[in-house]
Model confidence (mean pLDDT): 81 of 100. This is a predicted structure of a 72-nucleotide RNA (transfer RNA) from a Clostridia bacterium. It matches the Rfam family "tRNA". It is annotated as a transfer RNA. Lineage of the source: Bacteria > Bacillati > Bacillota > Clostridia.
């Protein structure tokens, strides 16, 4: 330097053009309990960046950062 592949809350992950962005675990409130835990009910937090397709984009294009893989 050339090609693929990824990047979604504090983790891990779901999703394939129209969902209120689904679900664990975390966290915090209440509720249980003599206290904890454990378990119940509740609540916060996300689509890497800019563009560009489109009635409409996490989802499709191009770039670009930034991980990883190949090939010289």
């Nucleotide at each position: 330097g050339g090609c693929c592949c990824g990047u979604u809350g504090g983790u891990c992950a779901a999703g394939c053009g129209g969902u209120u962005a689904a679900g664990a675990c975390u966290c915090c409130g209440c509720c249980c309990u003599c206290u904890c835990a454990a378990g119940g009910c509740g609540g916060c937090u996300a689509c890497a960046g800019c563009a560009g397709u489109u009635c409409g984009a996490a989802u499709c294009u191009g770039c670009u950062a930034c991980g990883g893989g190949u090939c010289a």